Source information
This is a predicted structure of a 73-nucleotide RNA (transfer RNA) from a bacterium. The sequence was found in a public genome assembly. The coordinates come from a structure-prediction model, not an experiment, and the mean pLDDT is 82. Its Rfam family is "tRNA". The family's RNA type in Rfam is transfer RNA. Gene Ontology term of the family: triplet codon-amino acid adaptor activity.

[in-house]
RNA sequence: GGGCCGUUAGCUUAGUUGGUAGAGCACCUCAUUUGCAAUGAGGAGGUCAGCGGUUCGAAUCCGCUACGGUCCA
Numbered sequence: 001g002g003g004c005c006g007u008u009a010g011c012u013u014a015g016u017u018g019g020u021a022g023a024g025c026a027c028c029u030c031a032u033u034u035g036c037a038a039u040g041a042g043g044a045g046g047u048c049a050g051c052g053g054u055u056c057g058a059a060u061c062c063g064c065u066a067c068g069g070u071c072c073a
Stems, first nucleotide, its partner, number of pairs: 001072007010025004019056001027043005049065005
């Protein structure tokens, strides 16, 4: 320098041919307990790596950039 793959909540990740973004753990509140843990119920938390483009509509399609992985030179 070139090819391919990945980037979504604090962490691990799902998202099935474009149509309001989910889960587990963690966190907060309540119940239970003398208290803690465990358990049960509820809640908060996401400009989907960034910038553009296509589209009525983009996490999803296209281009560029950044970061990580891998292969080739």